[in-house]
RNA sequence: GGGGCUGUGGCUCAGUUGGGAGAGCGCUUCCUUCGCACGGAAGAGGUCGGCGGUUCGAAUCCGCUCAGCUCCA
Numbered sequence: 001g002g003g004g005c006u007g008u009g010g011c012u013c014a015g016u017u018g019g020g021a022g023a024g025c026g027c028u029u030c031c032u033u034c035g036c037a038c039g040g041a042a043g044a045g046g047u048c049g050g051c052g053g054u055u056c057g058a059a060u061c062c063g064c065u066c067a068g069c070u071c072c073a
Base pairs, nucleotide, nucleotide: 001072002071003070004069005068006067007066010025011024012023013022019056027043028042029041030040031039049065050064051063052062053061
């Protein structure tokens, strides 16, 4: 320098005719206990890496770009 893959709550990850942003764990409050753990109920938490484009509508399609991993040179 060129190619490929990955990027979504704090962490690990789902998310296909393009239209609801989600799960588990963790966190907060309450119940339960002598207390803790387990269990139960409720809740907070997201510019979907960034910018631009297409579209009535984009996490999803297209272009550029950033970071990580990997292959070739």
The RNA shown here (transfer RNA) has 73 nucleotides and comes from an Armatimonadota bacterium. Rfam family: tRNA. By type it is a transfer RNA. It was read from a public genome assembly. The source organism's lineage runs through Bacteria, Bacillati and Armatimonadota. Its mean pLDDT, the model's own confidence on a scale to 100, is 82.